[in-house]
């Protein structure tokens, strides 16, 4: 870089250090920054993949004897640490209303993030 597949409504310093203006993937919007952004470190948190302990049983579902989910420890590998992935972009579907268009609500894909696997 590409495919696959799995989660994206919770969590984590609005008071750490560096650092100096810009971020919040893109678009539109609306947010966050000198009461200091982006990035480094320090601290947290705990999605998967490993590890180690528990257990190999028990508990919920499901109308099946099979499934599938349900512990902890922050050890190691990534990762995350303002708003739901901030909302939104293209279908669907209801209410509503100044009615052929506008608001709102659910919803399904798109697109992204992030972790396994495979080229």
């Nucleotide at each position: 870089c590409u495919c696959u597949u799995a989660u994206c409504a919770a969590g984590a310093g609005c008071a750490g250090g560096u650092g100096g203006a810009g971020g919040g993937a893109c678009u539109a919007g609306c947010c966050c920054g000198a009461u200091g952004a982006a990035a480094c470190c320090c601290g947290g948190c705990a999605a998967c993949c490993g590890g180690c302990a528990a257990u190999u049983a028990c508990g919920c579902g499901c109308g099946a004897c099979g499934c599938g989910c349900g512990u902890g420890c922050a050890c190691g590998g990534u990762g995350c640490u303002a708003a739901u992935u901030c909302u939104u972009g293209c279908g669907g579907a209801a209410a509503c209303g100044u009615u052929u268009c506008g608001u709102u609500u659910c919803u399904g894909a798109g697109a992204g993030a992030u972790g396994a696997g495979a080229g």
SAM riboswitch aptamer (S box leader) from Paenibacillus alkalitolerans, 119 nucleotides, folded computationally. The sequence was found by an Rfam model in a public genome assembly. The model forms 97% of the base pairs in the Rfam consensus. The coordinates come from a structure-prediction model, not an experiment, and the mean pLDDT is 76. Rfam family: SAM riboswitch aptamer (S box leader). Its family is annotated with regulation of gene expression in the Gene Ontology.